[in-house]
Context: one part of a larger RNA
RNA sequence: GAAUGAACGCUGGCGGCGUGCUUAACACAUGCAAGUCGCACGAGAACGCUUUAGCUUGCUAAAGCUAGUAAAGUGGCGCACGGGUGAGUAACGCGUGGGUAAUCUACCCUUGAGUUCGGGAUAACAUUGCGAAAGCGAUGCUAAUACCGGAUAACAUCUUUCAAAUUUUUGUCUUUAAGAUCGAAGGUGGCCUCUUCUUUGAAAGCUACUGCUUGAGGAUGAGCCCGCGUACCAUUAGCUUGUUGGUAGGGUAAUGGCCUACCAAGGCUUCGAUGGUUAGCUGGUCUGAGAGGAUGAUCAGCCACACUGGAACUGACACACGGUCCAGACUCCUACGGGAGGCAGCAGUGAGGAAUUUUGCGCAAUGGGGGAAACCCUGACGCAGCAACGCCGCGUGAGUGAUGAAGGCCUUAGGGUCGUAAAACUCUGUCAAGUGGGAAGAACCAGAUUGAUGUUAAUACCAUCUUUCUCUGACGGUACCACUGAAGGAAGAACCGGCUAACUCCGUGCCAGCAGCCGCGGUAAUACGGGGGGUUCAAGCGUUAUUC
Numbered sequence: 001g002a003a004u005g006a007a008c009g010c011u012g013g014c015g016g017c018g019u020g021c022u023u024a025a026c027a028c029a030u031g032c033a034a035g036u037c038g039c040a041c042g043a044g045a046a047c048g049c050u051u052u053a054g055c056u057u058g059c060u061a062a063a064g065c066u067a068g069u070a071a072a073g074u075g076g077c078g079c080a081c082g083g084g085u086g087a088g089u090a091a092c093g094c095g096u097g098g099g100u101a102a103u104c105u106a107c108c109c110u111u112g113a114g115u116u117c118g119g120g121a122u123a124a125c126a127u128u129g130c131g132a133a134a135g136c137g138a139u140g141c142u143a144a145u146a147c148c149g150g151a152u153a154a155c156a157u158c159u160u161u162c163a164a165a166u167u168u169u170u171g172u173c174u175u176u177a178a179g180a181u182c183g184a185a186g187g188u189g190g191c192c193u194c195u196u197c198u199u200u201g202a203a204a205g206c207u208a209c210u211g212c213u214u215g216a217g218g219a220u221g222a223g224c225c226c227g228c229g230u231a232c233c234a235u236u237a238g239c240u241u242g243u244u245g246g247u248a249g250g251g252u253a254a255u256g257g258c259c260u261a262c263c264a265a266g267g268c269u270u271c272g273a274u275g276g277u278u279a280g281c282u283g284g285u286c287u288g289a290g291a292g293g294a295u296g297a298u299c300a301g302c303c304a305c306a307c308u309g310g311a312a313c314u315g316a317c318a319c320a321c322g323g324u325c326c327a328g329a330c331u332c333c334u335a336c337g338g339g340a341g342g343c344a345g346c347a348g349u350g351a352g353g354a355a356u357u358u359u360g361c362g363c364a365a366u367g368g369g370g371g372a373a374a375c376c377c378u379g380a381c382g383c384a385g386c387a388a389c390g391c392c393g394c395g396u397g398a399g400u401g402a403u404g405a406a407g408g409c410c411u412u413a414g415g416g417u418c419g420u421a422a423a424a425c426u427c428u429g430u431c432a433a434g435u436g437g438g439a440a441g442a443a444c445c446a447g448a449u450u451g452a453u454g455u456u457a458a459u460a461c462c463a464u465c466u467u468u469c470u471c472u473g474a475c476g477g478u479a480c481c482a483c484u485g486a487a488g489g490a491a492g493a494a495c496c497g498g499c500u501a502a503c504u505c506c507g508u509g510c511c512a513g514c515a516g517c518c519g520c521g522g523u524a525a526u527a528c529g530g531g532g533g534g535u536u537c538a539a540g541c542g543u544u545a546u547u548c
Base pairs, nucleotide, nucleotide: 001548002547003546004545006544007543008542009541010540013394014393015392016391017390018389019387020386021352026350027349028348030347031346032345035077036076037075040074041073048065049064050063051062052061053060054059055058084305085304086303093230094229095228096227097226098225099224100223103222104221108218109217110216111215112214113213114212115211116150117149118148119147125140126139127138128137129136130135156181157180158179159178160177163174165172166171186210187209188208189207190206191205195203196202197201231277232276233275238268239267240266243265244264245263246262247261248260249259250258280302281301282300283299284295285294286293287292307328308327309326310325311324330341331340332339333338358384360383361382362381366380367378368377369376370375397427398426399425400424407418408417409416410415431489433484434483435482436481437480441475446470447469448468451465452464453463454462492537493536494535495534496533497518498517499516503532504531505530506529507528513520514519
């Protein structure tokens, strides 16, 4: 000199864009942060309103609307994403480059084939039992795209077999034949062309869309393996028994001591093993001419964790932050028998600390989950609030004005300086204030409408494209614009001995004090304290801490 997620002191006008617990991975009151689907399924209220009847005139009963709505249940998909934190980890954890002929992949896209016949339950519900509660049973009834059985089935899997190609491999890929194994679910709209019942019409029929099953390919995501790189200590020199390798088996989506049995005695190490300390890694960030050094807040990628330790279940994916089980510590409820909980999500509280914000608004946009859709959910996100915490921009007026006013300070008492500075006159109107107008961010979706194409028996329905209209804004009456009046409301901080830009007077008298280094102060202190003057930055200026 530059820099910071900074803090402290003094001061403080406005705006834009960012940033904001670096400490206790300490403990948490309260609210919200993951639901959705009635186009999978059975069932289904109430408040209230209207009408009718009865009478005891304000009650009872019934019907209709509320409403096939709310809430609950079965089932599907999601909850493994998004969000937080950095405790652990010196490691294939991360970075980079490869391998997988050792693998998986829900939803999505393309494409082939199919979607048949049956069955028994169970929640909800009703009745009922135990319990303070959390909750747990018993009996009876019922549905499904829930569950189960049969059929059919190959270019799927496995076994045997024939042949070819290729290769680094225990192989890979293609092919002939035989055998074995494995599947499903419907829903919604429209129609009468075919079939059936037939009169209009309807479904067991046809058709469209969507789902379901089984293959192949893709895309995306993930698992595993390897080369190289990745802090300090030798005042850590030896470490290792599933240890190192083999065979066989188990296990996994998959290789492998991953696990087990047997066999062998290996494996690592001064090119630093083992042990200890510290630490999430990277893109980046800061500094520097660079080489380097330091660092890893915000943003982005990867990893790990979710009160502490352990375990599996479900599932395409978890050994799962707002799931389950066990143990522990802590907190809470209890009828003492037993139960409940997990903010390192967003706000917020206490504690710790030099120190870090609102218990705000909205799903309008972007994105995500569910749904055919409307839509619902979304503390992701978009916004607003607080804080000079940072960067950037603007303002606090401009011109003229010498009796060089008054006043302050200094003085050799002549004067000098503050100083065109003020006053005064003439202007301007940024910001702030008030009044009026007032956006972009909105594209979708959906409904209506015009036309075309496809499907079909069809001018129906549906799908795609297209024309026009309607509808949707948290921020916010915000940005911005115009007008009104008005110099009015808006400057401080540090420093002035040298380094280092900027000097004098008074007070003090090795005292009080200053100080980054040199040093200053003991009676003329440009170094302490105050006044005047000056210098440098400026809504900031200094100090402290840390890095280069």
RNAcentral holds the full RNA, with entries from SILVA. The part of an RNA shown here (small-subunit ribosomal RNA, 5' domain) has 548 nucleotides and comes from a metagenome. Rfam family: Bacterial small subunit ribosomal RNA. Its family is annotated with structural constituent of ribosome and ribosome in the Gene Ontology. Its mean pLDDT, the model's own confidence on a scale to 100, is 83.